[in-house]
RNA sequence: GCCCUUAUAACUCAGUUGGUAGAGUAUCGUCUUGAUAAGGCGGAAGUCGAAGGUUCAACUCCUUCUGAGGGCA
Repeated sequence: GCCCUUAUAACUCAGUUGGUAGAGUAUCGUCUUGAUAAGGCGGAAGUCGAAGGUUCAACUCCUUCUGAGGGCA
């Protein structure tokens, strides 16, 4: 220099053909207990890496850039 993969909640990860962003863990409240742990129920937490474009509508498609990992020279 060229190419590929990847970036979504505090952490680990889903998200199908473009149509309201989800799960587990953690955290908070509550129930249960004499009190804990475990367990049940409920809540909060996201400018979907950044900027632009296409579209009625973008995590998803296109372009550029940034971080991480890998391959070739």